[in-house]
Context: one part of a larger RNA
Molecule: small-subunit ribosomal RNA, central domain
Organism: uncultured organism
RNA sequence: CUGGGCUUAAAGAGCACGUAGGCGGACUGCCAAGCGUCUUGUGAAAUCCCCCGGCUCAACCGGGGAAUUGCUGGGCGAACUGGUAGUCUUGAGGCAAGUAGGGGCAGAUGGAACUCUUGGUGGAGCGGUGGAAUGCGUAGAUAUCAAGAGGAACGCCAGAGGCGAAGGCGAUCUGCUGGGCCUUGACCUGGCGCUGAGGUGCGAAAGCCAAGGGAGCAAACGGGAUUAGAUACCCCGGGUAGUCCUGGCCAUAAACGAUGUCCACUAGAUCGGUGAACUUCUUGACCAGUGUGCCGGUCGAUACAAAAGCGUUAAGUGGUCCGCCUGGGGAGUACGGUCGCAAGGCUAAAACUC
Numbered sequence: 001c002u003g004g005g006c007u008u009a010a011a012g013a014g015c016a017c018g019u020a021g022g023c024g025g026a027c028u029g030c031c032a033a034g035c036g037u038c039u040u041g042u043g044a045a046a047u048c049c050c051c052c053g054g055c056u057c058a059a060c061c062g063g064g065g066a067a068u069u070g071c072u073g074g075g076c077g078a079a080c081u082g083g084u085a086g087u088c089u090u091g092a093g094g095c096a097a098g099u100a101g102g103g104g105c106a107g108a109u110g111g112a113a114c115u116c117u118u119g120g121u122g123g124a125g126c127g128g129u130g131g132a133a134u135g136c137g138u139a140g141a142u143a144u145c146a147a148g149a150g151g152a153a154c155g156c157c158a159g160a161g162g163c164g165a166a167g168g169c170g171a172u173c174u175g176c177u178g179g180g181c182c183u184u185g186a187c188c189u190g191g192c193g194c195u196g197a198g199g200u201g202c203g204a205a206a207g208c209c210a211a212g213g214g215a216g217c218a219a220a221c222g223g224g225a226u227u228a229g230a231u232a233c234c235c236c237g238g239g240u241a242g243u244c245c246u247g248g249c250c251a252u253a254a255a256c257g258a259u260g261u262c263c264a265c266u267a268g269a270u271c272g273g274u275g276a277a278c279u280u281c282u283u284g285a286c287c288a289g290u291g292u293g294c295c296g297g298u299c300g301a302u303a304c305a306a307a308a309g310c311g312u313u314a315a316g317u318g319g320u321c322c323g324c325c326u327g328g329g330g331a332g333u334a335c336g337g338u339c340g341c342a343a344g345g346c347u348a349a350a351a352c353u354c
Base pairs, nucleotide, nucleotide: 004325005324006323007308008307012322014202015201016200017199021195022194023193025088026087027086028085029084030083031082033081034080035077036076037075038074039073041071042070049065050064051063052062053061054060091192092189093188094187095185096184097183098181099180103177104176105175106174107173108172109171110154114150115149116148117147118146119145120144121143125136126135162169163168207249208248209247210246212244216243217242221238223236224235260321262319263318264317265316268299269298270297271296272295273294274293275292277290278289279288304309327354328353329352336347337346338345339344
């Protein structure tokens, strides 16, 4: 290299869009590049293989054949791939009428809690823990009532529930806006598709830059404890970055279903969500039942799997395209390149060693 693999052994890129490329539905005519067949020229000799022969045999040598799987020119064929011309509707998309939703962005509003400020009542403790202490309090705390200010998060509803490509999304209302799904149609386009190296965009938390904001929480820090010590974990009393907002960076996570995308096929059972249809009852609606589409779970036949398990949401049976793996350590490191304000990211070895 080939073969073989990627849930957990090494291995699916965090996710999407998309360029090149690869792959691609039904039918018909034509072309003949791939393909098949026949043939021209060439494919030096020696070697290898077969047959015959010469040295007493053999090695060795001589003769003939085969082979040289290739390239080139020509004829013929047309099933398949490809090209071309056309037709089609099942893939894909569209139109109209519906529908569920914490999908996104912006604005406005609300109540609970908390902290602070002011005032009233009140008068000695409060707070905290395993127990304490630090801390707060006669300059009147804690408690309680009233008024005001502020920032952050939205209890119950809430669900193995919903939405989103992923990250993620949860008070209420309004505006703008993306996507999905179902049903109907003698409807429209007519292969417009799938994947996707590079590329581009999005991307939790932490972190960075500038300007704000700062109630609570809280790295760092200092105090009290704990302890033989305790530069710590756990506990207590403080507390700054940060957490919040706006704009701009960063690009990483056990970014997980540790499971790439799309398509087809292969027993069932049951639960939840959401459509449309039919049936029974009814004036009607709800409810109920039946079969059906999409989404989300659980169990499970065959199959698969080292097993655990997976099992129409496959890890089953096949196909397409991309990414990735190749013993452990050294090391996701050095060097180089590139991106970044930095932190660092991406790419990525070797010596040596077991």